[in-house]
Small-subunit ribosomal RNA, central domain from an uncultured bacterium, 349 nucleotides, folded computationally. The RNAcentral record of the full RNA draws on ENA.
Context: one part of a larger RNA
């Protein structure tokens, strides 16, 4: 390779988009490229195989048949796969007509709290801790009032509740704007699925120019703990965290579960829809889409999974092959750097 895997044993890319490729719904025609079926011709000879025979056996020779699973010509077959054609509506999308969201992006405003200033009131402490100290405080601090700056974050709603492809989104208002879900069945008529490479998007730290700085706080700097204490506890504090543009491209990027599709018992929450019954909102009773619990069949090495599958299958694409060395090392490509992607081998057990 091949087989056999990928929730926790190695192994699903972080996600989306779509090139190429690889796969693909019903009826009917018509072709024969795959495909079958006969017929021919080749397929050298030795050698192997099988059966006979020759040397007193054997090894050796000889003879026949098989076989050479292949290609090629001709002469049918048409199920399926293909190619060309006609047609259809259930996949797929368009339209209408409703909806439900913290989906995006920008711009305005809001209150609470914190810290700052300025001012009144008012006097010895305040802070902090296991306990204390370092630290603020008679130049009037902690309290507490007024009034003022100014950043960052939206208590309560608030929910295994919404959205979103994934990263993720959370205070109201405006604008601009993607996706989704129900009904309807008016168009279109196979337009679909998967997607090697490619492009896009991507937490949080980091980097670049320039703002910006309230609270927090790596690094650092003192108090303490300690045998030591480069920590765990206090006092402070600088990058950063916040904006604008651009980089990086990783994360336990997770559901540690790839993306579609069909199929297979049930019971019970919750969010959005549509029916249908009732005079009606509710409760009932159906449906479709999501999100949770629980549980048969099956399935698993057990744990569990169980219609949101880890079950039954079908197609595409990723990946895996004892531990270590090692996600290293040389090379190549990205990056400003940090570093990232691809990714050995000797060696060892």
């Nucleotide at each position: 390779c091949u087989g056999g895997g990928u929730g926790u044993a190695a192994a699903g890319g972080g996600a989306g988009u779509g090139u190429a490729g690889g796969c693909g719904g019903g009826a009917u025609u018509u072709u024969a490229a795959g495909c079958c079926a006969g017929a021919u011709g080749u397929g050298a000879a030795a050698g192997g195989g099988c059966a006979a025979g020759g040397c007193u056996c054997a090894a050796c020779c000889u003879u026949g048949c098989a076989a050479c699973u292949g290609c090629g010509u001709c002469u049918g077959g048409a199920a399926c796969u293909g190619a060309a054609g006609u047609u259809c509506u259930u996949g797929a999308g368009u339209g209408a007509a409703g909806u439900a969201g913290g989906g995006g992006c920008a711009a305005g405003c809001g209150g609470a709290a914190u810290u700052c200033c300025u001012a009144g009131u008012g006097u010895a402490g305040c802070g902090g801790u296991g306990g204390a100290a370092u630290g603020c405080u008679u130049a009037g601090a902690u309290a507490u009032u007024a009034g003022g700056a100014g950043g960052a974050a939206c208590a309560c709603c608030a929910g295994u509740g919404g959205c979103g492809a994934a990263g993720g989104c959370g205070g109201c208002u405006u604008g601009c704007u993607g996706g989704g879900c129900u009904u309807u069945u008016a168009c279109u008529g196979a337009c679909g699925c998967u997607g090697a490479g490619g492009c896009u998007c991507g937490a949080a730290a980091g980097c670049g120019u320039g703002g910006g700085g309230a609270g927090c706080a790596a690094a650092c700097a003192g108090g303490a703990u300690u045998a030591g204490a480069u920590a765990c506890c206090c006092u402070g504090g600088u990058a950063g965290u916040c904006c604008a543009c651009g980089c990086c491209g990783u994360a336990a990027a997770c559901g540690a579960u790839g993306a579609u599709u069909a199929c297979u018992a049930g019971a019970u929450g919750u969010g959005g829809g549509g029916g249908g019954a009732u005079u009606g909102a509710a409760c009932c009773c159906u449906u479709c889409c999501g999100u949770g619990u629980c549980g048969g069949c099956g399935u698993a090495a057990a744990c569990a999974c169980a219609a949101u599958a880890a079950g039954u299958a079908a197609u595409c694409c990723a990946c895996c092959u004892g531990g270590g060395g090692a996600g290293u090392a040389c090379g190549a490509c990205c990056g400003c750097a940090a570093g990232g992607u691809u990714g050995a081998a000797a060696c060892u057990c």